[in-house]
RNA sequence: ACCCCUGUAGCUCAGUAUGGAUAGAGCGACGGAUUCCUAAUCCGCAGGUCGCCAGUUCGAGUCUGGCCAGGGGUG
Numbered sequence: 001a002c003c004c005c006u007g008u009a010g011c012u013c014a015g016u017a018u019g020g021a022u023a024g025a026g027c028g029a030c031g032g033a034u035u036c037c038u039a040a041u042c043c044g045c046a047g048g049u050c051g052c053c054a055g056u057u058c059g060a061g062u063c064u065g066g067c068c069a070g071g072g073g074u075g
């Protein structure tokens, strides 16, 4: 330099093929129940401009372009 993959909640990920109505799960955090206290268990609640910018579209996490970051490959 070129090619490929990845980027979504505090963490680990699903959702992308085939665009569709309020973006989800587990763990964790917080509050409560239980307990003499803790752990475990149960209940509840909050937390996201889906890496950034632009484009296409009635509509974008999903498609297109550029850029950034991480990983891998070729020379």
Stems, first nucleotide, its partner, number of pairs: 001074007010027004020058001030044004051067005
Molecule: transfer RNA
Organism: Acidobacteriota bacterium